[in-house]
RNA sequence: GGCUCAGUAGCUCAAUGGCAGAGCAAUCGGCUUUUAACCGAUGGGUUGCAGGUUCGAUUCCUGCCUGAGCCA
Numbered sequence: 001g002g003c004u005c006a007g008u009a010g011c012u013c014a015a016u017g018g019c020a021g022a023g024c025a026a027u028c029g030g031c032u033u034u035u036a037a038c039c040g041a042u043g044g045g046u047u048g049c050a051g052g053u054u055c056g057a058u059u060c061c062u063g064c065c066u067g068a069g070c071c072a
Stems, first nucleotide, its partner, number of pairs: 001071007010024004018055001026042005048064005
């Protein structure tokens, strides 16, 4: 230098172009003599960045950034 893959909640990951979700974690409550465990509830997101296509983009297209791998 070229190619491929990945980037979504604090973490691990979903989501066939049509309301962004789950588990764990956090907070609050219940239970318990207390803690843990268990049960219930709540909050938490510029979907890496910037554009484009579309009535509508996490999803499709282009460029850039970061990381992993392959070739030279």